[in-house]
C1' cells in the first nucleotide's frame, strides 16, 4: 500500500407512510416531512430476475360507439432483488 472480516469515531444515505406538491399511460421518479434499515442503500441497465402495458398483437362481447381478458419492453422502470464493472470514509484486532 492492497484485500477480507471485525471494532470505534466523524459523517452519509433514506424503507414503509403522509401531501388541496410536480412529471408519467402505468410501473415508477422527483420535492418536503419521516426513519425500516444500509459498509458502498455512492454511480453504471452489461447479465439474470421482478414490475408496468401507453403502443402493438390475439380472443370475447357489441347498441359497430365502446368495453373486458390474455400476450408482448423492440421504446419504460427497478442499482434498497442478485451478479458484474467502477469510485470512496476510517484503520482497533
Nucleotide at each position: 500500500a492492497a484485500a477480507a472480516u471485525u471494532a470505534a469515531a466523524a459523517g452519509g444515505c433514506a424503507a414503509a407512510c403522509u401531501g388541496u406538491g410536480c412529471c408519467g399511460a402505468a410501473a415508477g421518479g422527483u420535492c418536503a416531512g419521516g426513519a425500516c434499515g444500509c459498509a458502498a442503500a455512492g454511480c453504471c441497465a452489461c447479465c439474470g430476475g421482478u414490475c408496468u402495458a401507453a403502443g402493438g398483437g390475439a380472443u370475447c362481447u357489441g347498441c359497430u360507439a365502446g368495453g373486458a381478458u390474455c400476450c408482448u419492453a423492440u421504446c419504460g422502470a427497478u442499482a434498497g432483488c442478485g451478479g458484474g464493472g467502477u469510485u470512496g470514509c476510517a484503520u482497533u484486532a

Predicted 3D model of a 93-nucleotide RNA (c-di-GMP-I riboswitch aptamer) from Rheinheimera sp. The coordinates come from a structure-prediction model, not an experiment, and the mean pLDDT is 79. It was read from a public genome assembly, where an Rfam model found it. Rfam family: c-di-GMP-I riboswitch aptamer. Rfam links the family to the GO term cyclic-di-GMP binding.